[in-house]
Context: one part of a larger RNA
RNA sequence: CCACGUUUAAGGAACUCGGCAAAAAAGCAGGAGUAACUUCGGGAUAAUCCUUGCCAGCAUAUAAUUUUUUCGGAUUUUAUAUGUUGGCCGCAGCUAAUGUGCCCAUGCAACUGUUUACCAAAAACACAGGUCUCUGCAAACUCGUAAGAGUAAGUAUAGGGGCUGACGCCUGCCCAGUGCCAGAAGGUUACGAGGAGGGGUUCACGCUCUGAAUCUAAGCCCUGGUGAACGGCGGCCGUAACUAUAACGGUCCUAAGGUAGCGAAAUUCCUUGUCAGGUAAGUUCUGACCCGCACGAAUGGCGUAAUGGUAUGGGAACUGUCUCAAACGUGGUCUCG
Numbered sequence: 001c002c003a004c005g006u007u008u009a010a011g012g013a014a015c016u017c018g019g020c021a022a023a024a025a026a027g028c029a030g031g032a033g034u035a036a037c038u039u040c041g042g043g044a045u046a047a048u049c050c051u052u053g054c055c056a057g058c059a060u061a062u063a064a065u066u067u068u069u070u071c072g073g074a075u076u077u078u079a080u081a082u083g084u085u086g087g088c089c090g091c092a093g094c095u096a097a098u099g100u101g102c103c104c105a106u107g108c109a110a111c112u113g114u115u116u117a118c119c120a121a122a123a124a125c126a127c128a129g130g131u132c133u134c135u136g137c138a139a140a141c142u143c144g145u146a147a148g149a150g151u152a153a154g155u156a157u158a159g160g161g162g163c164u165g166a167c168g169c170c171u172g173c174c175c176a177g178u179g180c181c182a183g184a185a186g187g188u189u190a191c192g193a194g195g196a197g198g199g200g201u202u203c204a205c206g207c208u209c210u211g212a213a214u215c216u217a218a219g220c221c222c223u224g225g226u227g228a229a230c231g232g233c234g235g236c237c238g239u240a241a242c243u244a245u246a247a248c249g250g251u252c253c254u255a256a257g258g259u260a261g262c263g264a265a266a267u268u269c270c271u272u273g274u275c276a277g278g279u280a281a282g283u284u285c286u287g288a289c290c291c292g293c294a295c296g297a298a299u300g301g302c303g304u305a306a307u308g309g310u311a312u313g314g315g316a317a318c319u320g321u322c323u324c325a326a327a328c329g330u331g332g333u334c335u336c337g
Base pairs, nucleotide, nucleotide: 001332002331003330004329005328006327007326008325010323011322014321019318029051030050031049032048037042039166053088054087055086056085057084058083059082060081061080062079063078064077067074068073089093102315103314104313105312106311107310108308109307113125114124129164130163131162132161133160134159135158141150142149143148167303168302169301170300172233173232174231177230178229179226180225181224182223183222186221187220188219192215193214197210198209199208200207201206234252235251236250237249238248261295262292273289274288275287276286277285
């Protein structure tokens, strides 16, 4: 010096990206007590406070037991529980070991679960629930060239696929584009049918090549529908008796111009926005504001108790994290062999 331990004056997070690590709380025993919030189940062992050993006495209750009885009881002893009085010892009585540290606020995800075997455990995946769509059974769908198999020895309260993701309140406008669905008309359209007409050859009959009109499927065009289908959801100018602002008006464009709710947000560039709170001091945090560069409604919006090896901020307690380092123990490193 390295690894693992033990202890430390005064201070007590000043350390640090961050209380990382360590320390602390001291415990599923008995008693008291327990907030906000809440889906009334929880939260909750919330938090917080007290007691705990041994010896002796007394009281009460229960159970057994002894003697006696007038059968109501009285009485003897013991055990257990509770209460109470007195005493004993230690620094300490759940005396060892095992056995939650706590509180406040916010984001995200409802939850238990799953995951990158060997740098990521999460807010990602899954989930119950919701919804759309396909499928009438020789089902749809998947595997296979096929026979056949799965689905399923199931039958629409079933099965497949897509999206969302408990629960609560909700889920606005746009069908112009793309997709999907429907449509006995019309247009276009292949093979095929058709055969006017034309060419070659021939004395001729024929043979052969070509071929217009017309008929003819799906598809496309066309007409509608459809957003919990893919998706999209505006400019400019003026206006109120201080100023400012604009409920109001004008105009251009669009398929329609973003509704409710939320908002400097896991989204805010400018930005450490502005105000308030907390600190002596706060680019973080919380509450507001709204000027949303570039939130927004199942690519779900906004809330939400409980839950979390989750993310962020704060607090009491506690400490060698630090001020600032010291001592000790064990094993290495090192030297010789």
This is a predicted structure of a 337-nucleotide part of an RNA (large-subunit ribosomal RNA, domain IV) from a marine sediment metagenome. RNAcentral holds the full RNA, with entries from MGnify. Its Rfam family is "Bacterial large subunit ribosomal RNA".